Predicted 3D model of a 1451-nucleotide RNA (small-subunit ribosomal RNA) from an uncultured bacterium. Rfam family: Bacterial small subunit ribosomal RNA. Its mean pLDDT, the model's own confidence on a scale to 100, is 81.
RNA sequence: UGCAAGUCGAACGAGGACACCGGCUUCGGCCGGUGAGCCGAGUGGCGGAAGGGUGAGUAAUGCGUAGCCAACCUACCCUCAGGAGGGGGAUAGCGGCGUCCACCUUCGGGUGGACUACCGAAAGGGCCGGUAAUACCCCAUAAUGUCCCUGGCUCGCCUGGGCGAGGGACCAAAUGGUGUGAUUCCGCCUGAGGAGGGGGCUACGUCCUAUUAGCUUGUUGGUGAGGUAACGGCUCACCAAGGCGACGAUGGGUAGUGGGCGUGAGAGCGUGGCCCACCACACUGGGACUGAGACACUGCCCAGACUCCUACGGGAGGCUGCAGUCGAGAAUCUUCGGCAAUGGGCGCAAGCCUGACCGAGCGACGCCGCGUGCGGGAUGAAGGCCUUCGGGUUGUAAACCGCUGUCAGGGGGGAUGAAAGGCCAUCGGGCUCUCUCGAUGGUCGCGCUUGACAGAACCCCAGAGGAAGCUCCGGCUAAGUUCGUGCCAGCAGCCGCGGUAACACGAACGGAGCGAACGUUGUUCGGAAUUACUGGGCUUAAAGCGCGUGUAGGCGGUUUGGUAAGUCGGGUGUGAAAUCCCUCGGCUCAACCGAGGAACUGCAUUCGAUACUGCCAGGCUAGAGUGGAUAAGGGGGGGACGGAACUCCUGGUGGAGCGGUGAAAUGCGUUGAUAUCAGGAGGAACGCCGGCGGCGAAAGCGGUCCCCUGGGAUCCAACUGACGCUGAGACGCGAAAGCUAGGGGAGCAAACAGGAUUAGAUACCCUGGUAGUCCUAGCUGUAAACGAUGGGCACUAGGUAGUGGGGGUUCCAAUGGCUCUCUCUGCCGAAGCAAAAGUGUUAAGUGCCCCGCCUGGGGAGUAUGGUCGCAAGGCUGAAACUCAAAGGAAUUGACGGGGGCUCACACAAGCGGUGGAGCAUGUGGCUUAAUUCGAAGCAACGCGAAGAACCUUAUCCUGGGUUUGACAUGCACGGAUUAGCCUGCCGAAAGGUAGGUGACGCCCUCUGGGUGGAACGUGCACAGGUGCUGCAUGGCUGUCGUCAGCUCGUGUCGUGAGAUGUUGGGUUAAGUCCCGUAACGAGCGAAACCCUUGUCCCUAGUUGCCAGCGGGUCAUGCCGGGGACUCUAGGGAGACUGCCGGUGUUAAACCGGAGGAAGGUGGGGAUGACGUCAAGUCCUCAUGGCCUUUAUGCCCAGGGCUGCACACGUGCUACAAUGGCCGGUACAAAGGGUUGCCAAGCCGCGAGGCGGAGCUAAUCCCAAAAAGCCGGUCCCAGUUCGGAUUGGAGUCUGCAACUCGACUCCAUGAAGUCGGAAUCGCUAGUAAUCGCAGAUCAGCUAUGCUGCGGUGAAUGUGUUCCUGAGCCUUGUACACACCGCCCGUCAAGCCACGAAAGCGGGGAGUAUCCGAAGUCGCCGAGCUAACCCGAAAGGGAGGCAGGUGCCGAAG
Repeated sequence: UGCAAGUCGAACGAGGACACCGGCUUCGGCCGGUGAGCCGAGUGGCGGAAGGGUGAGUAAUGCGUAGCCAACCUACCCUCAGGAGGGGGAUAGCGGCGUCCACCUUCGGGUGGACUACCGAAAGGGCCGGUAAUACCCCAUAAUGUCCCUGGCUCGCCUGGGCGAGGGACCAAAUGGUGUGAUUCCGCCUGAGGAGGGGGCUACGUCCUAUUAGCUUGUUGGUGAGGUAACGGCUCACCAAGGCGACGAUGGGUAGUGGGCGUGAGAGCGUGGCCCACCACACUGGGACUGAGACACUGCCCAGACUCCUACGGGAGGCUGCAGUCGAGAAUCUUCGGCAAUGGGCGCAAGCCUGACCGAGCGACGCCGCGUGCGGGAUGAAGGCCUUCGGGUUGUAAACCGCUGUCAGGGGGGAUGAAAGGCCAUCGGGCUCUCUCGAUGGUCGCGCUUGACAGAACCCCAGAGGAAGCUCCGGCUAAGUUCGUGCCAGCAGCCGCGGUAACACGAACGGAGCGAACGUUGUUCGGAAUUACUGGGCUUAAAGCGCGUGUAGGCGGUUUGGUAAGUCGGGUGUGAAAUCCCUCGGCUCAACCGAGGAACUGCAUUCGAUACUGCCAGGCUAGAGUGGAUAAGGGGGGGACGGAACUCCUGGUGGAGCGGUGAAAUGCGUUGAUAUCAGGAGGAACGCCGGCGGCGAAAGCGGUCCCCUGGGAUCCAACUGACGCUGAGACGCGAAAGCUAGGGGAGCAAACAGGAUUAGAUACCCUGGUAGUCCUAGCUGUAAACGAUGGGCACUAGGUAGUGGGGGUUCCAAUGGCUCUCUCUGCCGAAGCAAAAGUGUUAAGUGCCCCGCCUGGGGAGUAUGGUCGCAAGGCUGAAACUCAAAGGAAUUGACGGGGGCUCACACAAGCGGUGGAGCAUGUGGCUUAAUUCGAAGCAACGCGAAGAACCUUAUCCUGGGUUUGACAUGCACGGAUUAGCCUGCCGAAAGGUAGGUGACGCCCUCUGGGUGGAACGUGCACAGGUGCUGCAUGGCUGUCGUCAGCUCGUGUCGUGAGAUGUUGGGUUAAGUCCCGUAACGAGCGAAACCCUUGUCCCUAGUUGCCAGCGGGUCAUGCCGGGGACUCUAGGGAGACUGCCGGUGUUAAACCGGAGGAAGGUGGGGAUGACGUCAAGUCCUCAUGGCCUUUAUGCCCAGGGCUGCACACGUGCUACAAUGGCCGGUACAAAGGGUUGCCAAGCCGCGAGGCGGAGCUAAUCCCAAAAAGCCGGUCCCAGUUCGGAUUGGAGUCUGCAACUCGACUCCAUGAAGUCGGAAUCGCUAGUAAUCGCAGAUCAGCUAUGCUGCGGUGAAUGUGUUCCUGAGCCUUGUACACACCGCCCGUCAAGCCACGAAAGCGGGGAGUAUCCGAAGUCGCCGAGCUAACCCGAAAGGGAGGCAGGUGCCGAAG
């Protein structure tokens, strides 16, 4: 903005257009008539209360189910009966509503007069005249109607209902429309009935909140009146004082209700969109009018907010009808077509109206169906991806060949939704008839009609053509590879992924799932037995009120009868339709739709049953109580008394301390303490008895006596006769601390003071000390008020101990013993229960009844509200926010400033060191061009390195060079140039370059040719890397630790983790062995086997040995010889707790002894369990991945790894006399030696040189061993100690000693006089001390390392402590395991909640004022046609305007 409610001219009177006829005309037109025609405002009728929309309000004036109205209404429709006589006055519409005269004038107008004679912009209104009706009014008629009176029959549910009779009073109408014509068609009036619709009443059901517990004055009832269609406080007057509420009133919050819908096995839980039924609402609030019906969605009045118009005076409006617009929002459509169908309104009808409705449009929003092709096709194409490089996979997938024709497209086609109704005509019938098929019975056909929209089947055309995506691939959960990334980027439903090999991120390829969809988000139910009615729990996980008495309520022994409420069965009614389910049917199927059935688990009613429950009545005694008898008790209240101890006071004795602690100090004391004696005072508590013994509901109760008093137990079985159990609220009791008032106050003792401790010590310890502790009266009301276990009843193995009773029996003088039974209190335990620990007749077992409580952790027992309290505080008791857990019981470890047992140079006892000095060496740090790298507590630091001047040696640095490479393999080509050797040049060298010389195999036609291998050159594959990752790895190694442990099979126990074995009693070095034993065995470790050393024997006898024999020498096994000895190196013996004694369990074993070279493992070595340390090593080697490739590879020169203010580790030498120096003189073992060890001799002070014998080694050499012993000297000092440092001179190795070698000689002679805190090694041939050799190696920075022998102690026989370890046990909030875990405070910022002077908004209520519209009442002097009186005038009745009163919205 348009449309959504009109219609009827057959109710009425005008009017108009048109057509025709007639008349007139100034030709513009006008007048009259006609039209069963058309339009049509108005009067009148019916309808606008339906249909359509929405869910604001409403927790009941609603809805649902079942009933009731004897307390009601109902237009249109149907049926029946009856009726319509005579009059009258109005009113819409319609018409009219200014003109004339006079005067003045600025010429616009103004003023005056006459007559009833207009207002406004608009919306609209006013006045006059006059008109019709199915509009309105009066009279008549009238009962079967209404009311009153009389009396009858009948029924019921209290008031009463129904039927019929007599009498009285009262109330109707349109004889209109159509039509020639109406009792007849359409209408009108009265009455009765029906159908459908509505009104009212009752019961039951219907969300959350008690941090809402009391609400109510028309409130509850009565009488009367009013009002309504009708009952009723619905309203009013009066009277009474009631009514509702823990079965939740009142208040607050939220919400339309139901059929149904979603989910669920069900019970439930959630929900109320579409459709149907009901309710409520219509801008917000109030109100009535009309009407059959409304307090009325598109009617009226008032108030308010908002919007619009306006001439500013006033007016208009209500989309939560259909479309559409704006706004808000994550988000929701066309301003479409049609009345063809269905339905509605009006009409006789034609018909009109209908955004109801039927259709179409938009949206994958939902459900359903369909397509995007089918068959063949392996060179398994190309491409992609992966790869172990072989291949695999994508994959018959594609290409290609053949076929089909759904859907979409184009062209035809037209079923069906339509059949009635209506109209017309005809025949026949209905006495008449306009009407009708009708009061009755028939009949034949014909014609004209109606589609907004949807358009199916089918036919033709062409052609695989136009048509596939989304999510996922770590587990749950179907489906994985590669690359990229590197706790980044990101993922994530939960667990959790990502820090360089990510199936989890991103991509690719591959795969899985679904498919015109697929994922995401939100929501509900499910799983969730996680609110548990079905169907959970409360000892320790959340959860038993601190305890009792008891109200309501719940539950309740035995028996008889009744009743029939519960309960059970049958019938009947209802449980709307739709939905759901079943069976059929219709669209090709399905979705969808239709029909029938079932169901609607409910409610009501009726008939019946009577076991159980209830109710009524009557009995019983087993529950409960009463009575009698007996005994026990720290049960409670009050009073009195007692002794010990303590403190204080007085006096005596006494004389220096006391007290206190880990140690002290504060404190007390010569003014006399402590100690001790005597006396006195005071307060509190009651030793022994005393006991898991007693009593009490719990809290709790302890000297003795007296008084008052509660409860329980046993026995008897006289009495009552179910009187019982539990117990929401309520009431009472309730440790300690605390509070109020008044007493009391000895000891003790918060606070406080002081002294100590300590880093501090507002603590622990000490010295003091006030409240308080005590009493009386009151308050508080809480505790780990615990058995962390509510009360009652019953049932379900025992054993043992105690308390208080009773019975039996035995023996007795008695106590007592045995046994049965009741009560209470403990322990252990069967079954069962329990997650386990545990519990177990005192249940946490099995059942019943009642109460309380729980529902993840934190926030928090906090905030807020309420309530109690004097206060402190108690009771009740959240949420926001936050976490992915919090928690229980048990298991294995680990740990403990837990315990027990045991071991170790762990400590102690001892000896010698380190830490101080100088130097050596390694490391850190610093420095540097570089000072290569690794090792990091023990378990890195004289370690890798058993040899850094070059080399080694490394991207460590500087510089030079090289690129198939220093090294390996393969291929291709080249050519005989080559390899090798020699020489020249450049260069620091590497290397480059030039020249010369110059090989080899095979074949042949042999001067030569061909060819080939190595090599060389070029090129390609590749080599190379001490580059990174030891946290990707193998191997090897360190360490705990040579500690005694670590496991397995079977069995057994436990739900399980796991335990047992392996623990226990002994014993051992040992999980060694023995015994015991739900364990029995076994394995890896320990031990043994192996090597070495100690004794003996056998064998052998050179290079070793030499007793005896012989020879020889100055001397020497030197020689002959010998095998005796030593020794060598082969073999064997030996030691086993074997023997004796003792101890022990008769065992294992231990102690002692004998013998023996050796004795309990003889000494030493090798040997290292399961595992731990992400221990160490990618720089031994190997190796995945990554990186590099004219360089991070390779070669070379020089430098560096040796750098020096410092710090640390490991060592050497010392500081001296147990020594230094000098001289003399003994005794080893084990090794090494041919580019090697090197003798004798000579030279040199020496290092060394010359020299060269011997030796491939039991032969020769290195080689002297040193400490030792003998003698001398030094005389306690920075020295005859100590040797650093430095100067000079040398030697040796080596291409080369500057950086940067070792050694020698001369000279120099530093620090250092035994080392702070701290710390290391060692238990016997050990420590200490002394020298010797070797590897590496040209040489050596070796004092290092690995071995060898010489001399050769001390101490301990213990386990308190430190460290470490083993076993058992215990606690645990630890498990990357105490280097653990974890608590509090804290800047800034952010989040959430509380409080806050106050401020603002909303909802609901109460009181008061004002009081619109309007109903009702009253007044009504103004107005007034119908009726009455009257001839009229006029009056009356009634009505209206207006006024006023009650009520009354907003304010």